The RNA shown here (transfer RNA) has 72 nucleotides and comes from Candidatus Omnitrophica bacterium CG1_02_49_10. The organism belongs to Candidatus Omnitrophota, within Bacteria. Its Rfam family is "tRNA". The family's RNA type in Rfam is transfer RNA. Model confidence (mean pLDDT): 81 of 100.
RNA sequence: GCUGGUGUAGCUCAACGGUAGAGCUCCUCACUUGUAAUGAGGAGGUUGGAGGUUCAAUUCCUCUCACCAGCU
Numbered sequence: 001g002c003u004g005g006u007g008u009a010g011c012u013c014a015a016c017g018g019u020a021g022a023g024c025u026c027c028u029c030a031c032u033u034g035u036a037a038u039g040a041g042g043a044g045g046u047u048g049g050a051g052g053u054u055c056a057a058u059u060c061c062u063c064u065c066a067c068c069a070g071c072u
Stems, first nucleotide, its partner, number of pairs: 001071007010024004018055001026042005048064005
């Protein structure tokens, strides 16, 4: 230098172009003599960034950034 892949909640990951979710973590409550476990509830997201297409974009297109892999 070229090609491909990944990027979404604090962490690990989902999501036919049509309400952004799960598990773990965190907070509150219940249970317990107390803790853990368990149960109930809650909080937490400018979907890496910019632009485009569309009535509507995590999803499609372009550019760009970071990381990973391959080729040279």